[in-house]
Context: one part of a larger RNA
RNA sequence: CUCGGGUUAAGGAACUAGGCAAACUAACACCGUAACUUCGGGAUAAGGUGUGCCAUCGCACCGUGAAGGACUUCGCGUCCGGAGCGGGGGAUGGUUUCAACAAAGAGGCGGUAGCGACUGUUUAUCAAAAACACAGGACUCUGCUAAGCCGUAAGGCGAUGUAUAGGGUCUGACGCCUGCCCGGUGCCGGAAGGUUAAGAGGAGUUGUCAGGGCAACCGAAGCAAUGAAUCGAAGCCCCGGUAAACGGCGGCCGUAACUAUAACGGUCCUAAGGUAGCGAAAUUCCUUGUCGGGUAAGUUCCGACCUGCACGAAUGGCGUAACGACUUCCGCGCUGUCUCGACCCGAGACUCA
Numbered sequence: 001c002u003c004g005g006g007u008u009a010a011g012g013a014a015c016u017a018g019g020c021a022a023a024c025u026a027a028c029a030c031c032g033u034a035a036c037u038u039c040g041g042g043a044u045a046a047g048g049u050g051u052g053c054c055a056u057c058g059c060a061c062c063g064u065g066a067a068g069g070a071c072u073u074c075g076c077g078u079c080c081g082g083a084g085c086g087g088g089g090g091a092u093g094g095u096u097u098c099a100a101c102a103a104a105g106a107g108g109c110g111g112u113a114g115c116g117a118c119u120g121u122u123u124a125u126c127a128a129a130a131a132c133a134c135a136g137g138a139c140u141c142u143g144c145u146a147a148g149c150c151g152u153a154a155g156g157c158g159a160u161g162u163a164u165a166g167g168g169u170c171u172g173a174c175g176c177c178u179g180c181c182c183g184g185u186g187c188c189g190g191a192a193g194g195u196u197a198a199g200a201g202g203a204g205u206u207g208u209c210a211g212g213g214c215a216a217c218c219g220a221a222g223c224a225a226u227g228a229a230u231c232g233a234a235g236c237c238c239c240g241g242u243a244a245a246c247g248g249c250g251g252c253c254g255u256a257a258c259u260a261u262a263a264c265g266g267u268c269c270u271a272a273g274g275u276a277g278c279g280a281a282a283u284u285c286c287u288u289g290u291c292g293g294g295u296a297a298g299u300u301c302c303g304a305c306c307u308g309c310a311c312g313a314a315u316g317g318c319g320u321a322a323c324g325a326c327u328u329c330c331g332c333g334c335u336g337u338c339u340c341g342a343c344c345c346g347a348g349a350c351u352c353a
Stems, first nucleotide, its partner, number of pairs: 001348008010339002014337001019334001027051005036041001038173001052095006059089001061087004068080004096100001108332004113327002115324002120132002136171007148157003174319004179249003184246002186242005193237003199231002204226005211218002250268005277311001278308001289305005
């Protein structure tokens, strides 16, 4: 010097990204206990007091249950009865120690905000969380040989279930709610018209060849090749519906008797132009926004404002008691975290063998 353990004057978070680590607290009994609340909680809230040993004393209670009495089917019976003894709490007095839950083991507490309702689950081996799950909500599919899934199939799961059932997707307790847009994409419905495959269909064209022709050439049937019109589903186009389907939810200009602002008006565009609620937010770039609170001093925090770069309603919105090894800020207590070090015990390192 490193590691593990212990003590420390005065101060007490001044340390630090951050009270990380350590310390404080701790048992039992009694007293007492706030906001808030879903009336269950919160709560061991908080905050206090007592605790060993000895003696004495009544009393409630618990255990055991004698004498005696009544009844008797006469029994080691039944019912009263309560002495004595034991237990336990209590009260009073005394007594010892630095200290009586004398050692060990055993919550530090409170306030504030965010997120997630909760108990749970997770990255075996750097992440335990605000992520996943969750009861609850909604949409949608499925009528039973169900839908869906595994399998080439047989077959199986679903389910020895039957729409109060089963599958898929989203949301995520509870409370108050969940606005507008169906133009695009998807899904559902429609089937008149347009388009459209194989196939059907064969007009026509071509090769070959009997034959005809002086020749050029023409050319039946057959065999081949090619092939127009016409008929031909679903799908797509088309017509509707549907947003707790995927998703989307404007711009410019003017206007009120101080100023400022604009309830109001004009205009352009759109499928429709963001409603309620919330808002510098786990979202705010400018930004340490501005004001208020807390501090002597506060880029964080809390309360407001709204100019929302770029919140917003089941990719849910806003609240919310309880809960959390979650995250933020503050306070009380407590401390070697620190001012600022020191000492002790042990294990290494180091030197020699």
A computed fold for a 353-nucleotide part of an RNA from a bioreactor sludge metagenome, annotated as large-subunit ribosomal RNA, domain IV. Its Rfam family is "Bacterial large subunit ribosomal RNA". Rfam links the family to the GO terms structural constituent of ribosome and ribosome. The full RNA is in RNAcentral, with records from SILVA.